[in-house]
A computed fold for a 712-nucleotide part of an RNA from a Candidatus Woesearchaeota archaeon, annotated as large-subunit ribosomal RNA, domain II.
Context: one part of a larger RNA
RNA sequence: GCCGGGGAGUGCAUCUCAGUGGCGAGGCUAACCUUCAACAGGGAAGCCAAAGCGAAAGCAACAAGCCCGCAGGCAACGAGGGGCGGGGUGCUAAUCCGCCUGGAGUCACUGGGAUUCAACCCGAAACCACUCGAUCUAAUCCUGAGGAAGGUGAAGUGCGGGUAAAACCGUGCGGAGGCCUGAAGAGGUUCUAUGGGCAAGUGUUCUUCUCACUUGGGAUUAGGGGUGAAAAGCCAAUCGAGAGUGGUGAUAGCUGGUUCCUAUCGAAGUAGGCGUCAGUCUAGCCUGGAGCGAGCUGACAGGUGCUGUAAAGCGACGGAUUGGGGGUUAAGGCAUCGAAAGGUGUCGACCCCUUGUCCAACUCAGAAAGUGCCUGUAGCAUAGACCUCCAGAGACGGGGUGUCGGCGUAAGGUUGACAUCCGAGAGGGGAACAACCCUGACAUUGGUUAAGGUCCCAAAAGACGCGUUAAGUGUGAACGGGAAAGAGGGUAUCUGCGUCCAGAGACAGCGGGGAGGUUGGCUUAGAAGCAGCCUUCCUUUAAAAAGUGCGUAACAGCUUACCCGUCAAGGACGCGGGUCCCUAAAAUGGACGGGGCUAAAUGCGUUACCGAUACCAAUGACGUCCCAAAAGGACGGAGUAGAUAGGCGUACUGCGUGGGCAGAAGCCUCUCCGUGAGGAGGGGUGGACCGCGUAGUAAUGAAAAUCCCGGC
Numbered sequence: 001g002c003c004g005g006g007g008a009g010u011g012c013a014u015c016u017c018a019g020u021g022g023c024g025a026g027g028c029u030a031a032c033c034u035u036c037a038a039c040a041g042g043g044a045a046g047c048c049a050a051a052g053c054g055a056a057a058g059c060a061a062c063a064a065g066c067c068c069g070c071a072g073g074c075a076a077c078g079a080g081g082g083g084c085g086g087g088g089u090g091c092u093a094a095u096c097c098g099c100c101u102g103g104a105g106u107c108a109c110u111g112g113g114a115u116u117c118a119a120c121c122c123g124a125a126a127c128c129a130c131u132c133g134a135u136c137u138a139a140u141c142c143u144g145a146g147g148a149a150g151g152u153g154a155a156g157u158g159c160g161g162g163u164a165a166a167a168c169c170g171u172g173c174g175g176a177g178g179c180c181u182g183a184a185g186a187g188g189u190u191c192u193a194u195g196g197g198c199a200a201g202u203g204u205u206c207u208u209c210u211c212a213c214u215u216g217g218g219a220u221u222a223g224g225g226g227u228g229a230a231a232a233g234c235c236a237a238u239c240g241a242g243a244g245u246g247g248u249g250a251u252a253g254c255u256g257g258u259u260c261c262u263a264u265c266g267a268a269g270u271a272g273g274c275g276u277c278a279g280u281c282u283a284g285c286c287u288g289g290a291g292c293g294a295g296c297u298g299a300c301a302g303g304u305g306c307u308g309u310a311a312a313g314c315g316a317c318g319g320a321u322u323g324g325g326g327g328u329u330a331a332g333g334c335a336u337c338g339a340a341a342g343g344u345g346u347c348g349a350c351c352c353c354u355u356g357u358c359c360a361a362c363u364c365a366g367a368a369a370g371u372g373c374c375u376g377u378a379g380c381a382u383a384g385a386c387c388u389c390c391a392g393a394g395a396c397g398g399g400g401u402g403u404c405g406g407c408g409u410a411a412g413g414u415u416g417a418c419a420u421c422c423g424a425g426a427g428g429g430g431a432a433c434a435a436c437c438c439u440g441a442c443a444u445u446g447g448u449u450a451a452g453g454u455c456c457c458a459a460a461a462g463a464c465g466c467g468u469u470a471a472g473u474g475u476g477a478a479c480g481g482g483a484a485a486g487a488g489g490g491u492a493u494c495u496g497c498g499u500c501c502a503g504a505g506a507c508a509g510c511g512g513g514g515a516g517g518u519u520g521g522c523u524u525a526g527a528a529g530c531a532g533c534c535u536u537c538c539u540u541u542a543a544a545a546a547g548u549g550c551g552u553a554a555c556a557g558c559u560u561a562c563c564c565g566u567c568a569a570g571g572a573c574g575c576g577g578g579u580c581c582c583u584a585a586a587a588u589g590g591a592c593g594g595g596g597c598u599a600a601a602u603g604c605g606u607u608a609c610c611g612a613u614a615c616c617a618a619u620g621a622c623g624u625c626c627c628a629a630a631a632g633g634a635c636g637g638a639g640u641a642g643a644u645a646g647g648c649g650u651a652c653u654g655c656g657u658g659g660g661c662a663g664a665a666g667c668c669u670c671u672c673c674g675u676g677a678g679g680a681g682g683g684g685u686g687g688a689c690c691g692c693g694u695a696g697u698a699a700u701g702a703a704a705a706u707c708c709c710g711g712c
Stems, first nucleotide, its partner, number of pairs: 001712006011117001013115011026048003032042002052059002062085001065084004072077001086101005120257002123254001127247006138221009147211001149181003152177001156173006185208003191203001193202002223239001225235003260647006270283005285394001286392006295380003299377008312363002318359003323354007332347006398422010427438003442620007452610003455595003461607001463606006474597002488582003492579010509566005515539003520534003545560001549558002622636005648701001650698010666685008
C1' cells in the first nucleotide's frame, strides 16, 4: 500500500415544542402491596391545572354590554378572530400607568430541541497521589588491582676553579615534574569513510598515558528530590523535573473523522456585546408549521418637489498663486548721499489695473443621475400574498470584477460604498485558467441560435465589395502570465483641408550676371559686405544686400540673396487623420495554442454557415396547485452549510402465511424491474436451513480518522 473484519449523536433525569391517543374543570399516580405473572387489581402520599396582583401586610376578577368581521349565507346574521367597554390588584390624596381577567388542562407514547452527566468518536503538552528504581550514569566512602620502553635532567651534593669569606663558574653524582615520545589502558577529533550486524558498530586519523590517572568488588544519596570541575548534564536506550499504577473516558473555543436513497426549499462570512478577535450570545439572512384575511412590490412612463456631486468657475466668498504697470505706507531689512537733521533707491506690506493658474474640508452658478409624493401601466396575491407567532438551523475567516472614494511610488496591496458573480454554478467560448464573455443543467431524442468562430490540426466561406499595411507589422476583447510610453524622432506610405506660385513658363538642376559712390561712418595696430558699434542711403540697371555662409593678419578668393537664359508641368508652405519604422536590453532554445499565412493581417460594409445542458418540438418521470375520484389543466426544476418530507436495506421478537435434500443460506455468472437506496428470476457451485406480509425493538448501513486487528 491493497484486501477482509471492527470503527463515531447513545441512555437516565428535568424542561420545552409538535404529532397521535385517553379522560376532561379536571388529569395522573409514586414507592409499595397483591397476583392465575398479565399491558390485570389495589395504593391519593404527592404533582400539574383550575386566580390574580403586590416586596409585604394583604386584597381578590365578565358564563357576555356595544361595534367590526373571515368561512358560510339572498339578507339579517355570523363559531373562531379583532376593537371598545367592564372588572381584580399594585402605586396614589386622586389619577396616569403596569400585570391579570369572558374556563383547558393533564397523562401516555413517538419525534425535534435544551440542560446535567464521558454525552458523536479518536487525540494532548500537563496537574495530583502512592509506589518501584543508583546492575546504566553522577558524586562520595570502604576494600583491591594496573600503568612496556625510551627521552629530558629541577633541588641538593662530591670534586676542581674562584673569593678575605661568600656569591659565582666548570664537571660528575643525583633523579624532580598535573614534563616529553610512546605500548597496554582510557578517550572518541577527522574522514561525517564504511556498516545495518534487532536501536550508534568497525576502520583510518587523532587526544591522553605518574596523575585532578585507569579499573574490579562492596556500599550511600530518589523525583521539585538526588548528583553535577555546570552541559539544565546524569539519575537503567526515558530528564527544563524518572518510571509504573491510580484520579481518568482529565480538559482541548484546536486538527482529523462521522457509514443507505430520493424529493422540496436553500444561507452566511454583516451589526452590537463579550479578557472578545480560531469562540460565543442577540439581531439580520435559511427552513418547517400554525394563525390572520387583503393587500404587497416599486420595474416603466408622466407630473411635481428635494439636492450641491461631475464638469466648471473664482473681476461671487474663504484660501493658495505667475509676470508686468501704478499708487499708498514708510514701522522694518539692504544699499547709498549727508557732519547732522534728513533724503534717495530697492526689498517688504497693503491697494488698484492688467496677465497666468489652483482647492476633499472654496462655490456666483451647476448637470447627468439619485430620491420623496401623486397618477397611470406592470408584476405577485383569497389556489392565501404581506404580516404575526411557534419550532429547527447554519453562519458571524470571504474573494473576484465594474463604477465611485481613502491610504500607498507601487503591488495578485490595503480599506470603504453600490452592483454583480465565485463561494454554493454545471454547459459553450477565452489554447490551458473560481469569479472575463454567452448561458442558470429533470431524463431521452431531433432541431434553432448565443458568445465565439468558418486554411490545416478542428465543426463551419482558401465567401463577396472597396481600402490600408511590406513591418511576418499583425494573426492577442480584457488579463498576474506580459508588453509597449498623448516620451521623442522619420523626405516610409495613404488620405482630408487651407494659403500661395505656375505655358505672360512655376519648383529643382544647369549656363550667365551678381555692378558703381565705397575700403560707408565709428572703432581699431588693421576692420575693405563678413571682430564690434551706428546708420542702412544714393546711382547704373534685367538684377545685384551699407551683404547669407566659408575664408584672409588685413585684402584677395569661393558662395548666397536677387536677375536673365535654358528646360517644360506641376510646385512651395501650413494644419489634421490612417497604417508603418526607429526609440525597444537578460540570462537552457521558444512561441500568434501550433503548423503556417502577404491575406489565413487590418478598416468599413454584405450574405451564408458552424457553434451550448440557452431556445423550440416530441415523449416520459417528478413537485406545487385546481379538481370528490379518474381524466384533464396551469406553473416549476443548479446547489455547499442547513431545515423539511417520503423511502431502501441489516439483526432480532410477536402474530399471520409460505419455501427447502426432487437441494436452504452463502459464493460465481447472466437477464429483467425500479429515478435511487435496492428488488426479482435463470444457470452453476454448495449441502441444511430460509423467506414473505404486518406490528415492534435496535450495539443497524463505511472509502477516508498519519484509524484498530489480521492476511498478503

The coordinates come from a structure-prediction model, not an experiment, and the mean pLDDT is 83.